[in-house]
């Protein structure tokens, strides 16, 4: 850089610098001069990986104290919805809309 495979209703911030947008376009909804975002300092969540063990020829699978090592994260269910498939409900019937679910 590709490609696969699986969880996401949990969790965790203080300064100090800059100064107007940001949450991935779009459409919600929200954050935001009571200083967001970003950047810097030092701090904190987690426990994929690697470590460490047990089964296995392997490959792999399973347990785990700890969190020193590679990432990640510290607004808001993965903020929602945004693609595909599909169900309910709404709607005199078709069926349009709109809301909700997998």
């Nucleotide at each position: 850089g590709a490609c696969u495979u699986a969880u996401c209703c949990a969790g965790a911030g203080u300064g100090g610098c800059u100064g107007a947008g940001g949450g991935u376009a779009g459409g919600g909804c929200c954050c935001u001069a009571c200083g967001a975002c970003g950047c810097c300092a030092c701090c904190g969540c987690a426990a994929c990986c690697g470590c460490c063990u047990c089964c296995g020829c392997a490959a792999g699978g399973g347990g785990g104290a700890a969190a020193u090592g590679g990432u990640g994260c510290g607004a808001a269910g993965u903020c929602c919805c945004g693609c595909c498939u599909c169900c309910g409900u709404u709607g005199a019937c078709c069926g349009a809309u709109a809301c909700g679910a997998a």

Annotation
A computed fold for a 102-nucleotide RNA from a Phycisphaeraceae bacterium, annotated as SAM riboswitch aptamer (S box leader).